[in-house]
RNA sequence: UGGGGUAUAGCCAAGCGGUAAGGCAAUGGACUCUGACUCCAUCAUUCGAAGGUUCGAAUCCUUCUACCCUAG
Repeated sequence: UGGGGUAUAGCCAAGCGGUAAGGCAAUGGACUCUGACUCCAUCAUUCGAAGGUUCGAAUCCUUCUACCCUAG
């Protein structure tokens, strides 16, 4: 430098045009003599950044950023 891939919460991770599931963790509560277990509730108006398309974009298009793989 060329080609390909990934980027979503503190961590893992689903989503494939109609407004973001789930698990772990965390916080509050119930239970318990205390703790653990279990149960209930809460937890992403900015999905890597900036533009564009659209009535509507995490999702489609363009450029860029970071990381990984690959060719030389």